A computed fold for a 351-nucleotide part of an RNA from a Planctomycetota bacterium, annotated as large-subunit ribosomal RNA, domain IV.
The RNAcentral record of the full RNA draws on ENA.
Context: one part of a larger RNA
């Protein structure tokens, strides 16, 4: 010097990214206990007091020897023992849940309702799940899934069922846009495959013509092939948002100024409603104001100029809950001022 422990004057978070770590608290009985609340909770809230041993004396509960009696009926009597609990008196120590085991508390935000689940070996969370909500599909040989198939699961179930998707208790809500994309429905028209169809054309040549070169050329075989016909799909027409998604700009205007209820204009499928808002979202930004501090880039409450919130990729609240996260506070502390001492184990020296 390092590790693991123990103790510490005065101060008490001044430490630090941050009270990280370590303290504090702790059991039982009694008293007492706020906001808020889904009336269950919150709650061991908070905050207090007592606790050992000896003597004595009560109450209550259990058991119950014994006595009378013919009796195992019944009656009387209550000792002892056990449990629980109260009153009075006394004793000792620094200390009585004398060791051990054994909540620190409170206030206010964020997120997630909750108990649960998870990255076996750096993440336990605000992530996943969840009950609840909604939409879509599915009439049973179901939809859907596995399999080449047979077959199987779904299900020995039957729409109060099963599958898929999103949301995620509860409360109050969930606005506008169907132009695009998707899905559903429609079928008049356009487009459209194989197939059907076979106009027409080519090859071959029995034959015919020709002195020859060569030409013409039926049937058959064969190659190509127009019109016409021909489904879904697409185009098209509608519907549909708890489907994928989207939800404007410029200019002017009120008798100080400022602001703009109001007007004009351009564009759009429609121009963001309620609620919330410098937010897990705010760049400018340590926005501005208020609170808390002597002093506060964090925090809480407001404002709204929302760079770039917003309604089941849900919006806003919310009691309870959380090894979550942010800020504050009381208590108590070697975290610190500022270190010291002690114990054990290393290091170091000798061997």
């Nucleotide at each position: 010097c390092c590790c693991u422990u123990g103790c510490a004057a005065a101060g008490g978070a001044a430490c630090u990214c941050g009270g990280c770590a370590a303290u504090u608290u702790a059991g039982c009985u009694c008293c007492g206990u706020a906001a808020c609340u889904u009336c269950g909770g919150g709650a061991u809230a908070a905050g207090g007091a007592g606790c050992g041993c000896c003597c004595u004396u009560g109450a209550c509960g259990g058991u119950g020897a014994g006595u009378c009696g013919a009796a195992c009926a019944g009656a009387c009597a209550a000792a002892g023992c056990c449990g629980c609990u109260g009153g009075g008196g006394g004793c000792c120590g620094c200390a009585g849940u004398g060791a051990a085991a054994g909540g620190g508390g409170c206030c206010a935000g964020g997120c997630g309702a909750c108990u649960g689940u998870u990255u076996a070996c750096u993440a336990a969370a605000a992530a996943c799940a969840c009950a609840g909500g909604u939409c879509u599909c599915u009439g049973c040989a179901a939809a859907c899934u596995c399999g080449c198939a047979a077959g199987a699961g779904g299900a020995c179930g039957u729409a109060u069922a099963g599958a898929g998707a999103c949301u995620g208790a509860c409360a109050c809500g969930u606005g506008c846009c169907c132009g695009a994309u998707g899905c559903u429905g429609g079928a008049a028209g356009g487009u459209u495959a194989a197939g059907g169809g076979g106009a027409c054309g080519g090859g071959u040549u029995a034959g015919c013509c020709g002195c020859a070169a060569g030409g013409c050329g039926a049937a058959g075989c064969u190659c190509g092939g127009a019109a016409c016909u021909g489904a879904a799909g697409c185009c098209c027409c509608a519907g549909u948002g708890a489907a994928u998604g989207g939800c404007g700009g410029c200019c002017g205007u009120a008798a100080c100024u400022a602001u703009g209820a109001c007007g004009g204009u351009c564009c759009u499928a429609a121009g963001g409603u309620a609620g919330c808002g410098a937010a897990a979202u705010u760049c400018c930004u340590u926005g501005u104001c208020g609170g808390g501090u002597a002093a506060g880039u964090u925090c809480c409450g407001a404002c709204c100029c929302g760079c770039a919130c917003g309604a089941a990729u849900c919006g806003u609240g919310u009691a309870a809950c959380g090894a979550c996260u942010u800020g504050g506070u009381c208590a108590g502390u070697g975290u610190c001022u500022c270190u010291g001492c002690a114990a054990g184990g290393g290091g170091c020296u000798c061997g």
Notes:
NCBI's taxonomy places the organism under Bacteria, Pseudomonadati, Planctomycetota.